[in-house]
Context: one part of a larger RNA
RNA sequence: UGACGGGGGCCCGCACAAGCGGUGGAGCAUGUGGUUUAAUUCGAUGCAACGCGAAGAACCUUACCAGGGCUUGACAUGCCGCUCUCUCUCUUGAAAAAGAGAUAUGUCCUUAACGGCGAUAUAAUCCCCGUUUAAGGAUGCGGCAACAGGUGGUGCAUGGCUGUCGUCAGCUCGUGUCGUGAGAUGUUGGGUUAAGUCCCGCAACGAGCGCAACCCUUGUUGUUAGUUGAUUACAAAGUAACAAGACUGCUGGUGAAAGCUGGAGGAAGGUGGGGAUGACGUCAAGUCAGCAUGCCCCUUAUGCCCUGGGCUACACACGUGCUACAAUGGCCGGGACAAUGGGCUGCAAACUCGCAAGGGCAAGCCAAUCCCAAAAACCCGGUCUCAGUUCGGAUUGCAGGCUGCAACUCGCCUGCAUGAAGUCGGAAUCGCUAGUAAUCGCCGGUCAGCCAUACGGCGGUGAAUACGUUCUCGGGCCUUGUACA
Numbered sequence: 001u002g003a004c005g006g007g008g009g010c011c012c013g014c015a016c017a018a019g020c021g022g023u024g025g026a027g028c029a030u031g032u033g034g035u036u037u038a039a040u041u042c043g044a045u046g047c048a049a050c051g052c053g054a055a056g057a058a059c060c061u062u063a064c065c066a067g068g069g070c071u072u073g074a075c076a077u078g079c080c081g082c083u084c085u086c087u088c089u090c091u092u093g094a095a096a097a098a099g100a101g102a103u104a105u106g107u108c109c110u111u112a113a114c115g116g117c118g119a120u121a122u123a124a125u126c127c128c129c130g131u132u133u134a135a136g137g138a139u140g141c142g143g144c145a146a147c148a149g150g151u152g153g154u155g156c157a158u159g160g161c162u163g164u165c166g167u168c169a170g171c172u173c174g175u176g177u178c179g180u181g182a183g184a185u186g187u188u189g190g191g192u193u194a195a196g197u198c199c200c201g202c203a204a205c206g207a208g209c210g211c212a213a214c215c216c217u218u219g220u221u222g223u224u225a226g227u228u229g230a231u232u233a234c235a236a237a238g239u240a241a242c243a244a245g246a247c248u249g250c251u252g253g254u255g256a257a258a259g260c261u262g263g264a265g266g267a268a269g270g271u272g273g274g275g276a277u278g279a280c281g282u283c284a285a286g287u288c289a290g291c292a293u294g295c296c297c298c299u300u301a302u303g304c305c306c307u308g309g310g311c312u313a314c315a316c317a318c319g320u321g322c323u324a325c326a327a328u329g330g331c332c333g334g335g336a337c338a339a340u341g342g343g344c345u346g347c348a349a350a351c352u353c354g355c356a357a358g359g360g361c362a363a364g365c366c367a368a369u370c371c372c373a374a375a376a377a378c379c380c381g382g383u384c385u386c387a388g389u390u391c392g393g394a395u396u397g398c399a400g401g402c403u404g405c406a407a408c409u410c411g412c413c414u415g416c417a418u419g420a421a422g423u424c425g426g427a428a429u430c431g432c433u434a435g436u437a438a439u440c441g442c443c444g445g446u447c448a449g450c451c452a453u454a455c456g457g458c459g460g461u462g463a464a465u466a467c468g469u470u471c472u473c474g475g476g477c478c479u480u481g482u483a484c485a
Base pairs, nucleotide, nucleotide: 001485002484003482004481005480007479008478009477010476011475012474013473015469016468019432020431021430022429023428026323027322028321029320030319031318032317033316034314035313042053043052064309065308066307067306068305069304070303073147077146078144079143080142081141082140087102088101089100090099091098092097106139107138108137109136110135111134112133113132114130115129116128118126119125149298150297152296153295154294158292159291160287161286162285163283165281170209171208172207173206174205175204176185177184178183189200190199191198215275216274217273218272220244221243222242223241224240225239247269250263251262252261253260254259325425329384330383331382332381333380334379335378341372342371343370346365347364351360352359353358391422396417397416398415399414400413401412402411438461439460440459441458442457443456444455
C1' cells in the first nucleotide's frame, strides 16, 4: 500500500421488511447429470453452465457409429498430355461408384476480320447484335510431384469477440510539497447529489479515462406535405420531415453556498419514461467447434464420398418452462375494440367441396392500396351447481389431411373414441416499486415441414405495498486491528 475481520462509523441496491404472483408436489415440453449404447458427436459447470452455442437434428445439417468405397484427393495453385462441354439408356450395386452403348462437338471471355441496326449534318468514332474464320485462355478428362485436407490436441502459447463484479462511482496522471524509502498528498474533511454531482475548506494546483450532456425512441404543440389514408366537400385523426418546449427558469420557506422542500403555470418538474452507451481492472473466467493463428500430431488416414443408424436411448436425480387442479370458472350462441410485423420459389380474398385438418378454382398485391387477419381476455343471453365433475387433459386405439425422394426408428395437424395424475403443493426458494406485477391474445426470425410450451418483439385489461434499515446478501467511502500478500 492492499486484502481480510462473527471491528467501528456513514451510505446505497426488490438486499431485507411491507405486498402481489410463482417455483419446490402432478402430467407434459425442454436442457443437464448419471446410466446404457456400435454410437448415444463436441463444447458450456456456483453466482456468471443447465429452453446455453442450436434464429428449426427424419435425409442433409453431422462433427458420432456400422458397413461399402477413394488416395494429388470433395476444394486451391503450378507443369505436361488429350479425341475438352452435354443429355439419355442398359448392367452390377443399398448408394457412392464402376462398366457398356447411343447422342452431341457445346458455353463463356479477349483480340482480329466480315455483315447489319442505331447515335451525330456526314465521316471518323462509339454502342449493340449476328455469322464465320483465325489465335489465345477458362470450363472438362487423364498424368506428375510440390502439396491439398483435418470440427485432431493445446483458450494454461495467442488475436478477435464475450460474460462478470457493474451503469457500481470509481481508476489514474503531470508539476509541486512531505517522507531515507515503499509511498503519501491531490482523491481526505464539513455539507450535498443518482453520481469523484456540485459547493465550502485545505500544500496543493491542474489534467485525463469514467458520471452527466451530445444520439435514438416515447409523451404535448406548431409548421409543411396531401396518396394508397379521410371524404359529398372542407376539416379532424393518422402518416413523416422539420421546429418549439423543461432550464430549479419564476416564486414562498430554509441554508454560508451547493442544494433541499412547498407552490404557480404547464402535456410533461426537478435525470419526465425507455433504450443505446460498460472507466482502470478482476476471474490463467468462456470460446482453437464461428473466424483467424503459433507449436504439436495424422497423411491409402485423425483426410474424402456414400447407405443405414445415432445425436430422440431410460431404473433414476436436478434446472428452466407449459397446462392444470376449477364457479372471479367450464361449455354453447351472439356482439365489440389493438399494435408491432411479414409477403413473388411469396401472401392469398371471395366462391365452392369437406364435421374438420385441408382440397379445388382463382381476384388482388413487389403492398398506408391486396393478403396473412379470426385479435383474445371483455360484454350480452343460456346452461352446468361443487362432483375427480360438462374441471383437467396425459395416454392409447381407429380413420384421415399436409410438407417432403422419403414421416418405421423420428414430423406437424384434424375427427371420433379413450379419459391418467392432479382438490393449490414439505424443508427451502424466485421475480416484481407503475402502465410495473399479474393476466390476455397477436406478430416475426430460423424454416420444405416441424417436435416453438423456446427466443425476440407488439399491443389489450390492469393492481397491492414500502413503517423502516435491527437483521440476510452484494456494493461504495472513512477509520481501526492483523503473526496474511
RNAcentral holds the full RNA, with entries from ENA and SILVA. The part of an RNA shown here (small-subunit ribosomal RNA, 3' major domain) has 485 nucleotides and comes from an uncultured bacterium. The coordinates come from a structure-prediction model, not an experiment, and the mean pLDDT is 82. It matches the Rfam family "Bacterial small subunit ribosomal RNA".